[in-house]
Molecule: transfer RNA
Organism: Chitinophagaceae bacterium
RNA sequence: GCCGAUAUAGCUCAGUGGUAGAGCGCCAGACUGAAAAUCUGGAGGUCAGAGGUUCAAAUCCUUUUAUCGGCA
Repeated sequence: GCCGAUAUAGCUCAGUGGUAGAGCGCCAGACUGAAAAUCUGGAGGUCAGAGGUUCAAAUCCUUUUAUCGGCA
C1' cells in the first nucleotide's frame, strides 16, 4: 500500500429496516443476628464520527477513525 472482519450499557455479547435488549456488574428493597446466596424492583445507551437512501436506519450505501487478521 491492497483486501477482509470488528466497533451497541461499566464488562461480555445479541439485535440484518418498524418501541434498543440479555447475562454479569452497580444501586435499592425483601430474607438473615449480620453477611453470602436467592427473590423483586431500579438506574445506566447521541448503537465509533460524518454524509446519503428511505415514510422510517444500530441495521442498507459512501467516507473517516480505531482495533484485529491476511497479502505484498